[in-house]
Predicted 3D model of a 69-nucleotide RNA (c-di-GMP-I riboswitch aptamer) from a soil metagenome. Of the family's consensus pairs, 94% are formed in the model.
RNA sequence: AAACGGCAAACCCGGGGCGACCCGGGGACGCAAAGCCUCCGGUCUCACCGAGACAGCGGGGUUUCCGAA
Numbered sequence: 001a002a003a004c005g006g007c008a009a010a011c012c013c014g015g016g017g018c019g020a021c022c023c024g025g026g027g028a029c030g031c032a033a034a035g036c037c038u039c040c041g042g043u044c045u046c047a048c049c050g051a052g053a054c055a056g057c058g059g060g061g062u063u064u065c066c067g068a069a
Stems, first nucleotide, its partner, number of pairs: 006031002011026006029056001035062003039059003042054005
């Protein structure tokens, strides 16, 4: 390189949450860690001395499939 496979954005349906958003089903824009973890930065939400969401925003940590010339 190629192949077997994997994940699944927007959107739609059902459910949960005040919300960001999450879970299940459909769906594929993309992804070689788009597996997992909020430690740092960032963005976002709310019932804002605080509590949360995003790992498909970046960094970091950790584990990791195939393997031609």
The prediction has a mean pLDDT of 87.